Model confidence (mean pLDDT): 84 of 100. This is a predicted structure of a 533-nucleotide part of an RNA (small-subunit ribosomal RNA, 5' domain) from a seawater metagenome.
Context: one part of a larger RNA
RNA sequence: GAACGAACGCUGGCGGCAUGCUUAACACAUGCAAGUCGAACGAGAAAGCACCUUCGGGUGUGAGUAGAGUGGCGCACGGGUGAGUAACGCGUAGGUAACCUGCCUCUUAGCGGGGGAUAACCAAGAGAAAUUUUGGCUAAUACCGCAUACGAAGCACGACAUGGGAAAAGUGCUUGAAAGAAUGCUUCGGCAUUUACUAAGAGAUGGGCCUGCGUAGCAUUAGCUUGUUGGUGGGGUAACGGCCUACCAAGGCGACGAUGCUUAGCUGGUCUGAGAGGAUGAUCAGCCACACUGGAACUGAGACACGGUCCAGACUCCUACGGGAGGCAGCAGUGGGGAAUAUUGCGCAAUGGGGGAAACCCUGACGCAGCAAUGCCGCGUGAGUGAGGAAGGCCUUCGGGUUGUAAAGCUCUGUCAGAUGGGAAGAACAAGUCUUGGUCUAAUAGGCCAUGACCCUGACGGUACCAUCAAAGGAAGCACCGGCUAACUUCGUGCCAGCAGCCGCGGUAAUACGAAGGGUGCAAGCGUUGUUC
Numbered sequence: 001g002a003a004c005g006a007a008c009g010c011u012g013g014c015g016g017c018a019u020g021c022u023u024a025a026c027a028c029a030u031g032c033a034a035g036u037c038g039a040a041c042g043a044g045a046a047a048g049c050a051c052c053u054u055c056g057g058g059u060g061u062g063a064g065u066a067g068a069g070u071g072g073c074g075c076a077c078g079g080g081u082g083a084g085u086a087a088c089g090c091g092u093a094g095g096u097a098a099c100c101u102g103c104c105u106c107u108u109a110g111c112g113g114g115g116g117a118u119a120a121c122c123a124a125g126a127g128a129a130a131u132u133u134u135g136g137c138u139a140a141u142a143c144c145g146c147a148u149a150c151g152a153a154g155c156a157c158g159a160c161a162u163g164g165g166a167a168a169a170g171u172g173c174u175u176g177a178a179a180g181a182a183u184g185c186u187u188c189g190g191c192a193u194u195u196a197c198u199a200a201g202a203g204a205u206g207g208g209c210c211u212g213c214g215u216a217g218c219a220u221u222a223g224c225u226u227g228u229u230g231g232u233g234g235g236g237u238a239a240c241g242g243c244c245u246a247c248c249a250a251g252g253c254g255a256c257g258a259u260g261c262u263u264a265g266c267u268g269g270u271c272u273g274a275g276a277g278g279a280u281g282a283u284c285a286g287c288c289a290c291a292c293u294g295g296a297a298c299u300g301a302g303a304c305a306c307g308g309u310c311c312a313g314a315c316u317c318c319u320a321c322g323g324g325a326g327g328c329a330g331c332a333g334u335g336g337g338g339a340a341u342a343u344u345g346c347g348c349a350a351u352g353g354g355g356g357a358a359a360c361c362c363u364g365a366c367g368c369a370g371c372a373a374u375g376c377c378g379c380g381u382g383a384g385u386g387a388g389g390a391a392g393g394c395c396u397u398c399g400g401g402u403u404g405u406a407a408a409g410c411u412c413u414g415u416c417a418g419a420u421g422g423g424a425a426g427a428a429c430a431a432g433u434c435u436u437g438g439u440c441u442a443a444u445a446g447g448c449c450a451u452g453a454c455c456c457u458g459a460c461g462g463u464a465c466c467a468u469c470a471a472a473g474g475a476a477g478c479a480c481c482g483g484c485u486a487a488c489u490u491c492g493u494g495c496c497a498g499c500a501g502c503c504g505c506g507g508u509a510a511u512a513c514g515a516a517g518g519g520u521g522c523a524a525g526c527g528u529u530g531u532u533c
Stems, first nucleotide, its partner, number of pairs: 001533004006529005013379006019372002021337001026335003030332003035073003040070002048061005080290003089215008099207002104203007112146001114144002121136006152175006180195006216262003223253003228250008265287004269280004292313005315326004343369001345368003351365001352363004382412004392403004416474001418469005426460001432454003436450005477522005482503003488517005498505002
């Protein structure tokens, strides 16, 4: 000198854009953060209103609505944190002839015919509650057989070519599927469209695993290892493998630093520097790991799963003492710790995500607003003129000098803030109605695709912006002035009080302490402290 997720002191007008628990991965009150589908399925209220009434009630509507249940998809994304990890964790370059991949796209073939249950519900119980038991009824795209099998899988035989090592053409045997729903037409037989569903192939996307190289400190850590190193058989996995197991062999690593200990998420990047390098890893992006602590599996295409399950532990809460409930390192917010870090806000209008045919629903992702000079950038605090060089202050050699064109005065301007009025872009869709064209089809039904028109959607926000009005009015401080280092005098103090980054000032004329006048430097900031180069 530059930089900062900074803090502290003094001061503080406005706007834009960013950023904001670096400490206790400490504990958490409350609300919200993951649902959706009636075009998979069966069932199904109540209040209110109207009518009737024997005054007990009934009927209709509300409504096939609400709220539940079965089932499907999602919940493995998105969001948070950096505790652990010195490792194929990350980065980079490759391999997989050792693998998987829901939804999506394309292609091929199919979608036949049956069965038995079960929740919801009803009845009877247990319990303070959480919850739960028994009996009975019922549906499905839930579940289970059967049929079928172009592909596919397994086994046996096995040509050609390539290859270190097998996949594989072909033949035979065996095995394994499926589900409907909506709309339209109907001569009630069915047909069509769309979308689901099944088997298989290809793609895309996302992942698993392996390898070369790179990726801290300490040798005041020198030896480490028995599933250890390798082989064979078996098991397990989507898949290779001591991944696991039985047996066999005795290996494997190490001064090119094994092992141990300490520290640490890694990277793109960021800061600095002429560069080489050094330091660093907030925000944003990629990867990894974690979700009160430890362990485990289930479901699933995918988890060993932050707002799932089970077990153990610590802690907190409820309890009728028998037993139960919970997990903010999601967004706000609270306590605590700390030098220190924000609102228990608005909206799904946009972008993106989940579900749905769609309307739409959900979304503390996200878009916005609020707070903070925390940072960067921009603007303003007026402009011109004005010498009797006013008054006052300070200094003085008492002549004057300086503050100083500074002020006042005069003439203007109108940024920002204020008031009034107008007032956005961000909106493109999707759906619906109509028009035109194409496609499926027996079809002028209907569906799908495209074109055009209409209709409709804004949290921010009456914001940005524009115009008008009024008005110099509301808007400057901080540090420093001995040398380094730009800027000097007076008074007070008297090795005291104090200053200080280094050298050093202060013991009676201190440009170094304190104050004043003046000056210098930056400026809505200025200094100090901390850290890095």